Overview:
Predicted 3D model of a 269-nucleotide part of an RNA (large-subunit ribosomal RNA, domain VI) from a Burkholderiales bacterium. It matches the Rfam family "Bacterial large subunit ribosomal RNA". Taxonomically the source falls in Burkholderiales (Bacteria, Pseudomonadati, Pseudomonadota, Betaproteobacteria). Its mean pLDDT, the model's own confidence on a scale to 100, is 91.
[in-house]
Context: one part of a larger RNA
């Protein structure tokens, strides 16, 4: 820009992209077959490999926004508690998030038309012949069947719901002219997001819980401070599973998401 007024939300499915592996054991059955050794078609059932894409409940890693230990140093006048710098100063541990080594899962089943092949009926050739007429069975391949992307599929689909005034001229037409109007819904602008490089996508805007703050769990880390008691001390108990706790989980309008502004018409040769 188009899809032949705009517009919102769920769709169809042309056609296109993935996927498509493979092994083991165990039943049937030590059956069939075979002197024996050995050992099954068909059928059913279980594991695993290796690829695939998804998830974080579990195990693993991170996790410089949380906790605790520790060295040197300076600083807040000293004690005491803290704090600054040293690779996050080093060490242990960790919540969300993101992860794979971690968990679940898939490849199929079934359909239909087939290939080499195997076959019925059967003629030309009174016989034979799976073939000429005709009708069957038959592969990881083909076409569906599972996963996705799709209507710019210019052949632009379909369905549903929403929206949209008057009057006047004359040369009577894809026509000028005026007045009102600015619709539905879109955008802009903030708050934000397991969404993102930008954009675009999704929510949220005071008829609100959207993001922060506040509360209340969680979770993590592990017994703050400061007191009071042991003990010359270091250092211990006891108040105390305390204290603090990032990304989480719930509630709560206290802060910020005002208020406006633009686009888009006016029933569609």
């Nucleotide at each position: 820009c188009g899809u032949c007024g705009g517009a919102a939300u769920g769709u169809u499915g042309a056609g296109g992209a993935g996927a498509g592996c493979c092994a083991u054991c165990c039943c049937u059955a030590g059956u069939a077959c075979g002197a024996g050794a050995g050992g099954a078609c068909c059928g059913g059932g279980a594991u695993g490999g290796a690829c695939c894409a998804a998830c974080c409940a579990c195990u693993u890693g991170u996790g410089u926004a949380c906790c605790g230990g520790u060295u040197g140093u300076c600083a807040c006048g000293c004690c005491a508690g803290u704090g600054g710098c040293a690779u996050c100063g080093c060490c242990g541990g960790g919540u969300a998030g993101c992860u794979a080594u971690g968990u679940g899962c898939g490849g199929a089943a079934g359909a239909g038309a087939u290939a080499a092949c195997c076959g019925c009926u059967g003629a030309a050739a009174g016989c034979a012949u799976c073939u000429a007429a005709g009708c069957g069975g038959g592969a990881a391949a083909c076409u569906c069947g599972c996963c996705u992307c799709a209507a710019g599929a210019u052949a632009a689909g379909a369905c549903u719901u929403c929206c949209c005034g008057g009057g006047g001229a004359c040369u009577u037409g894809a026509u000028c002219c005026c007045c009102c109007u600015g619709a539905a819904g879109g955008g802009u602008c903030g708050c934000g997001g397991a969404a993102g490089a930008u954009c675009a996508c999704c929510g949220c805007g005071u008829u609100g819980a959207u993001a922060g703050g506040c509360c209340g769990g969680g979770u993590g880390u592990g017994u703050a401070a400061g007191a009071g008691g042991a003990g010359u001390a270091a250092u211990c108990c006891u108040u105390u599973g305390a204290g603090c706790u990032a990304a989480c989980c719930g509630g709560u309008a206290c802060u910020a998401a005002u208020u406006g502004c633009c686009c888009g018409u006016g029933c569609g040769g």